[in-house]
Molecule: SAM riboswitch aptamer (S box leader)
RNA sequence: AUCUUAUCAAGAGCAGGCGGAGGGACCAGCCCGAUGAAGCCCGGCAACCGACCACAUACGUGGCACGGUGCUAAUUCUUGCUCGUUCUUUUGUGUUUACUUCUAUGGACGCAAGCACAAAAGAACGGAGAGAUAAGAA
Numbered sequence: 001a002u003c004u005u006a007u008c009a010a011g012a013g014c015a016g017g018c019g020g021a022g023g024g025a026c027c028a029g030c031c032c033g034a035u036g037a038a039g040c041c042c043g044g045c046a047a048c049c050g051a052c053c054a055c056a057u058a059c060g061u062g063g064c065a066c067g068g069u070g071c072u073a074a075u076u077c078u079u080g081c082u083c084g085u086u087c088u089u090u091u092g093u094g095u096u097u098a099c100u101u102c103u104a105u106g107g108a109c110g111c112a113a114g115c116a117c118a119a120a121a122g123a124a125c126g127g128a129g130a131g132a133u134a135a136g137a138a
Base pairs, nucleotide, nucleotide: 002137003136004135005134006133007132008131013042016041017040018039022032023031024030026080028078029077043072044071045070048068049067050066052063053062054061055060076130081127083126084125085124086123087122088121089120090119091118092117093116094115095114096113097112099110101108102107
C1' cells in the first nucleotide's frame, strides 16, 4: 500500500509542562494559531481488541479500565457526484381568465394572475464517493 467488517450527532485541560510556527487528509471555502500552532510528556474521554469479573448449556449479554490501540476546536468544520426526494426562486413554452389600447368586430399588440411542462440556481434530508479509527485477511 490492497481487501473485508463495524463505527464516525455523544464525550474529553479555555490557568498543566517542554516546544517554538504552523495547523484543520486532499480541492475550493471557512476557520484555529504569539491571549501561543505542529510535535513530545502529563492529565482526560471512550470502550474497538485482549485479560479479568458476573450471568448464561452455548451463541452471547452486562461490567471493569489492567494491557494494545484510538480520540481529546468547529457534524468526519462545510464542499467535491451526468445520484434521489421535497421545497423555494428565476427564465422559457403552452393554456385559461381579467384588463389597457387598436380594430375592416373575426381578432391583434401589451400586461397581470392561475395551471401544466421544461431548464437553471439555491436550501433541507438521504445515498454514493473520499477520509479517519478499530479488528481481521492475503